[in-house]
The RNA shown here (transfer RNA) has 71 nucleotides and comes from Oltmannsiellopsis viridis.
The sequence is in RNAcentral, with records from ENA.
RNA sequence: GGCGCUAUAGUUCAAUGGUAGAACGGUAGUCUCAUAAUCUAUUGGAGAAAGUUCGAUUCUUUCUAGCGCUA
Numbered sequence: 001g002g003c004g005c006u007a008u009a010g011u012u013c014a015a016u017g018g019u020a021g022a023a024c025g026g027u028a029g030u031c032u033c034a035u036a037a038u039c040u041a042u043u044g045g046a047g048a049a050a051g052u053u054c055g056a057u058u059c060u061u062u063c064u065a066g067c068g069c070u071a
Base pairs, nucleotide, nucleotide: 001070002069003068004067005066006065007064010024011023012022013021018054025043026042027041028040029039047063048062049061050060051059
């Protein structure tokens, strides 16, 4: 230089053109003499920009970051 993969919640991962879920975590409560555990509620997210579309996390293009293959 060329090519490919990945980017979603604090962390690990889903879903997939119809408006994003789970587990763990955080917070509050419950329980206890107290702590932990349990149970209940709650919190919090699409790497950036443009395009297609009635509608984009999803499709297309460019860029950014990481990883890999090749010379």
The source organism's lineage runs through Eukaryota, Viridiplantae, Chlorophyta, Ulvophyceae and Oltmannsiellopsis. Rfam family: tRNA. Rfam classes the family as a transfer RNA. The coordinates come from a structure-prediction model, not an experiment, and the mean pLDDT is 83.